[in-house]
Context: one part of a larger RNA
RNA sequence: CCCUCUUUAAGGAACUCGGCAAUCUAGCCGCGUAAGUUCGCAACAAGCGGUGCCCUUUUGUCGCAAGGCUGAAGGGUCUCAGUAAAGUGGUCCGGGUGACUGUUUAGCAAAAACACAUCUCUAUGCAAACUCGAAAGAGGACGUAUAUGGAGUGACACCUGCCCAGUGCUGGAAGGUUAAGGGAAUCUGUCAGUGGGAGUAAUCCUGUCGAAGCGGUGAACCGAAGCCCCAGUAAACGGCGGCCGUAACUAUAACGGUCCUAAGGUAGCGAAAUUCCUUGUGGGGUAAGUUCCCACGCGCACGAAUGGUGUAACAACCUGGACGCUGUCUCAAAGAGGGACUCG
Numbered sequence: 001c002c003c004u005c006u007u008u009a010a011g012g013a014a015c016u017c018g019g020c021a022a023u024c025u026a027g028c029c030g031c032g033u034a035a036g037u038u039c040g041c042a043a044c045a046a047g048c049g050g051u052g053c054c055c056u057u058u059u060g061u062c063g064c065a066a067g068g069c070u071g072a073a074g075g076g077u078c079u080c081a082g083u084a085a086a087g088u089g090g091u092c093c094g095g096g097u098g099a100c101u102g103u104u105u106a107g108c109a110a111a112a113a114c115a116c117a118u119c120u121c122u123a124u125g126c127a128a129a130c131u132c133g134a135a136a137g138a139g140g141a142c143g144u145a146u147a148u149g150g151a152g153u154g155a156c157a158c159c160u161g162c163c164c165a166g167u168g169c170u171g172g173a174a175g176g177u178u179a180a181g182g183g184a185a186u187c188u189g190u191c192a193g194u195g196g197g198a199g200u201a202a203u204c205c206u207g208u209c210g211a212a213g214c215g216g217u218g219a220a221c222c223g224a225a226g227c228c229c230c231a232g233u234a235a236a237c238g239g240c241g242g243c244c245g246u247a248a249c250u251a252u253a254a255c256g257g258u259c260c261u262a263a264g265g266u267a268g269c270g271a272a273a274u275u276c277c278u279u280g281u282g283g284g285g286u287a288a289g290u291u292c293c294c295a296c297g298c299g300c301a302c303g304a305a306u307g308g309u310g311u312a313a314c315a316a317c318c319u320g321g322a323c324g325c326u327g328u329c330u331c332a333a334a335g336a337g338g339g340a341c342u343c344g
Stems, first nucleotide, its partner, number of pairs: 001339008010330002014328001019325001027051005036041001038155001052077007060069003078082001090323007097315002102114002119152006130139003156310004161240003166237002168233005175228003181222002187216004193209001195206004241259005268302001269299001280296005
């Protein structure tokens, strides 16, 4: 010096990002217990007192009895100390988030993340949709729409506004476009034959036309879904404006004008887990407060099931304050055990 412990004057969070850590508290009995509330809770709320041993009287209960168990009242007695050791809640007041119990990154994250009951949309009529599997087959389900699959939301309360132009989905089928395929016009290859020239002829040269067959090319026309098109649909993906002027102080603008849009953000909330400017401004709390609480609203860039706003209970969650308590600190000291280190 390090590790694990013990104790500490006076002060008592002045420590620190932060009471991190360590104290305090603690069992049982009696009294007593607020706001809030979904009437269940909150609650061991908070707070106060008692607690050993001995004697006397006595309650209840079991037992035939002896006696056992249990509770109460009174009196006495010892210690610094009677849940005498061990073990064994610190408490309260605000705010945020998530309703809750649960689940999770085996080995740096336990959370506000996931799940959840609830609500909604959507698919599916059974040989179901859907999933696995070349298939057979299996799951779904030995179930049958109060069922099953998919998606979102996330108890409960009050609610959930406007936009279908874009993208998606659903429906529609008149017209346009459109594949394979059907269809065969046209053109063309080959070719029996055939034309022309030279030659007496045999034959040679040239190359016109060209049937059938077999091939090649393949127009018009017919031809589904889809797309274009027409509607619906936002608890589908998503979106939810700008400029100028105006009231008898000023300021502001209920009001007016104009441009654009599919429609221009409703209720509620709001410097917020969202606010850059920003330590916004006012108020509270403190002697002093970039955090915290209550308001305000020019919301850089909240907003309604990618849910909005509240909410009792709950939380090893996050955050502010207070009481108690303490070696966290002022400011350090002493001690115990084990290391390191030195010597052997």
Molecule: large-subunit ribosomal RNA, domain IV
Organism: Candidatus Omnitrophota bacterium